[in-house]
Molecule: SAM riboswitch aptamer (S box leader)
Organism: Rhizocola hellebori
């Protein structure tokens, strides 16, 4: 790497170094020299694990963010891609579900 489960329409950026890319692939559409990616510092968001309380205690609910392990801080996971359905002459558009991906917790 591969496997299982949960979540993904909310939220949260400044500085320094550096200097051209970035948004996973592809198609779009965007972001970027008024500074991309990366690294460092500081700040913030959130509440998965952990923690506290309660209950009908392999589980569920509530709470706080102070000290712990992660994560995250443009755009719904930026949108689409595949399948089914609705509207439409068509272009197009809407709804549902997958797939893929991300994060966490397990398992190995």
């Nucleotide at each position: 790497a591969a496997c299982u489960c949960a979540u993904c329409c909310a939220g949260a950026g400044g500085a320094g170094c550096u200097g051209a890319g970035g948004g996973a692939a592809c198609g779009g559409c965007c972001c970027g020299u008024u500074g991309a990616a990366g690294c460092u510092c500081c700040g913030g968001c959130a509440a998965c694990c952990a923690c506290g309380c309660a209950g009908a205690c392999a589980c569920u609910g509530c709470g706080g963010u102070u000290c712990g392990g992660u994560g995250c801080c443009a755009a719904c996971u930026c949108c689409g891609c595949c399948c089914g359905g609705g509207u439409u002459c068509a272009g197009a558009u809407c709804c549902g579900g997958a797939a893929a991906g991300a994060u966490g917790a397990g398992a190995g």